A computed fold for a 95-nucleotide RNA from a Gemmatimonadales bacterium, annotated as c-di-GMP-I riboswitch aptamer.
[in-house]
RNA sequence: CGCCGAUAAAGGCAAACCCGUCGUGAGGCGGGGACGCAAAGCCAGGAACCCCUGAGCACCACCAGUAGAAGGCGAGGGGUCGUCCGGUUGCCGAA
Numbered sequence: 001c002g003c004c005g006a007u008a009a010a011g012g013c014a015a016a017c018c019c020g021u022c023g024u025g026a027g028g029c030g031g032g033g034a035c036g037c038a039a040a041g042c043c044a045g046g047a048a049c050c051c052c053u054g055a056g057c058a059c060c061a062c063c064a065g066u067a068g069a070a071g072g073c074g075a076g077g078g079g080u081c082g083u084c085c086g087g088u089u090g091c092c093g094a095a
Base pairs, nucleotide, nucleotide: 004093005092012037013036017032018031019030020029021028022027035082041088042087043086045085046084047083048080049079050078051077052076053075056073057072060068061066
């Protein structure tokens, strides 16, 4: 130095929930609070999930007509890094 992660040491972060606040919403921020976390630091690159949109497609209804309610597919935008993969930075030093 790299890999690795201990009943080590010094610490760090903060789930659910509550209060306030921003947002249509998913969710974010601040305070309280700890379920847990060796990156539960950062990055939205890949996937997954969640939210919004409402023209497109199909289905259905219907005498016809019509893109017409709900729902489905697809597309666009957004969110989650404590869903996973990936990238990147970092404390300590047992086996």
NCBI's taxonomy places the organism under Bacteria, Pseudomonadati, Gemmatimonadota, Gemmatimonadia, Gemmatimonadales.